[in-house]
Overview: This is a predicted structure of a 473-nucleotide part of an RNA (small-subunit ribosomal RNA, 3' major domain) from a metagenome.
Context: one part of a larger RNA
RNA sequence: UGACGGGGGUCCGCACAAGCGGUGGAGCAUGUGGUUUAAUUCGAUGAUACGCGAGGAACCUUACCUAGGCUAGAAUGUGAGUGACUGAUCCUGAAAGGGGUCAUUUCUUCGGAACACGAAACAAGGUGCUGCAUGGUUGUCGUCAGCUCGUGCCGUGAGGUGUUGGGUUAAGUCCCGCAACGAGCGCAACCCCUAUUGUUAGUUACCACGUUAAGGUGGGGACUCUAGCAAGACUGCCGGCGUAAGCCGCGAGGAAGGUGGGGAUGACGUCAAAUCAUCAUGGCCUUUAUGCCUAGGGCGACACACGUGCUACAAUGGCCAGAACAGAGGGUCGCCAAACCGCGAGGUGGAGCCAAUCCCAUAAAUCUGGUCCCAGUUCGGAUUGGAGUCUGCAACCCGACUCCAUGAAGGUGGAAUCGCUAGUAAUCGCGCAUCAGCCAUGGCGCGGUGAAUACGUUCCCGGACCUUGUACA
Numbered sequence: 001u002g003a004c005g006g007g008g009g010u011c012c013g014c015a016c017a018a019g020c021g022g023u024g025g026a027g028c029a030u031g032u033g034g035u036u037u038a039a040u041u042c043g044a045u046g047a048u049a050c051g052c053g054a055g056g057a058a059c060c061u062u063a064c065c066u067a068g069g070c071u072a073g074a075a076u077g078u079g080a081g082u083g084a085c086u087g088a089u090c091c092u093g094a095a096a097g098g099g100g101u102c103a104u105u106u107c108u109u110c111g112g113a114a115c116a117c118g119a120a121a122c123a124a125g126g127u128g129c130u131g132c133a134u135g136g137u138u139g140u141c142g143u144c145a146g147c148u149c150g151u152g153c154c155g156u157g158a159g160g161u162g163u164u165g166g167g168u169u170a171a172g173u174c175c176c177g178c179a180a181c182g183a184g185c186g187c188a189a190c191c192c193c194u195a196u197u198g199u200u201a202g203u204u205a206c207c208a209c210g211u212u213a214a215g216g217u218g219g220g221g222a223c224u225c226u227a228g229c230a231a232g233a234c235u236g237c238c239g240g241c242g243u244a245a246g247c248c249g250c251g252a253g254g255a256a257g258g259u260g261g262g263g264a265u266g267a268c269g270u271c272a273a274a275u276c277a278u279c280a281u282g283g284c285c286u287u288u289a290u291g292c293c294u295a296g297g298g299c300g301a302c303a304c305a306c307g308u309g310c311u312a313c314a315a316u317g318g319c320c321a322g323a324a325c326a327g328a329g330g331g332u333c334g335c336c337a338a339a340c341c342g343c344g345a346g347g348u349g350g351a352g353c354c355a356a357u358c359c360c361a362u363a364a365a366u367c368u369g370g371u372c373c374c375a376g377u378u379c380g381g382a383u384u385g386g387a388g389u390c391u392g393c394a395a396c397c398c399g400a401c402u403c404c405a406u407g408a409a410g411g412u413g414g415a416a417u418c419g420c421u422a423g424u425a426a427u428c429g430c431g432c433a434u435c436a437g438c439c440a441u442g443g444c445g446c447g448g449u450g451a452a453u454a455c456g457u458u459c460c461c462g463g464a465c466c467u468u469g470u471a472c473a
Base pairs, nucleotide, nucleotide: 001473002472003470004469005468007467008466009465010464011463012462013461015457016456019420020419021418022417023416026311027310028309029308030307031306032305033304034302035301042053043052064297065296066295067294068293069292070291076123077122078121081117082116083115086103087102088101089100090099091098092097105114106113107112125286126285128284129283130282134280135279136275137274138273139271141269146185147184148183149182150181151180152161153160154159165176166175167174191263192262193261194260196231197230198229199228200227201226202225206220207219234257237251238249239248240247241246300439313413317372318371319370320369321368322367323366329360330359331358334353335352339348340347341346379410384405385404386403387402388401389400390399426449427448428447429446430445431444432443
């Protein structure tokens, strides 16, 4: 100087408390450990691994296993030489591959050029090892308020001071004081979305008239909306407290009030943290194999253990009928309307749309009426049998969905443990990426309905500053 303390002081955070909903019990989905296996490819392992890399494992992917093959190799360049390229076809084979048959060049200054095959050779290849040799990227402490420098001063020196102190703040934010005076990286602001208004501009959006109906047609620029510009919030004004910074006010005005709400943004550094399997790369290893091609299998196994979720155990509910209201997205190898067929998944059909125009596309919870009457049930839907649809060479291992039948556990869950402070939790549906299809209950977004509670900081956890002890560095 740090670090640590079951030392002290001050302060903060869904840290506790006050509340609401879960997990831990059940079934299933998914990841992991373990076990098994020819293989169950590899990585990630307290917080900071475990619906993680993977934003799509039937083949492919694929790195693993078994079997069959290739050896300058799957790609590209130079290349002696050969020939058009290529097309059709036969045998063998699971395919890859191997072996044949037939047809067949263009330009030319005749030197050659274009294109394909191609011996030798030179450059290959490796998801093999080392993340403790590395770059780059990332997690975490933590959006915590800190981390430093120049000059000066103090100290023999390590170092200190500044950065401590008194207040204040979300903040090393600002004020006052001070052997310090300044400065940098962080904080804040500048950026994006959202909440209000004005203005500019009106097509595909909007409005009145009109129409059997429909923004379909002519008209309009008021409104909604769209998207450019601008205004607006600054403790600016008032009162109280205070030297000041600032704090308080069911004060004013205002759509919004004290950082309005949300996002992006992550200082010096810590964990030899993670990644050589995104990529790049030193070294090592391999070269008829640890490389490459192909078929099939595996990554999906199952006594068991754990994590993360979904669905429930019901009456604030289930089922039936009727009625209403979104936002944000996607669409040409695509989205697919009307109509018809099918109980349905879906099929036929073909209009429109490269989209504020057409389509996906009926939002659901909700409301109204009816039914069930507390039961393993008209709750719950696992499992299994049968019949089908769709994608795709191909659904046996191993896809999703539909219909009929079947109807398991489950009556609110021990010790323990998690999230959340407002349009939040809870609850309800919708969309997108990946994608032929899909194991999505995951991830990322969008809107609908919409709470309870916070006395307080003694205690648990983590953190910040000052101080104290130390046989630790």

The prediction has a mean pLDDT of 81.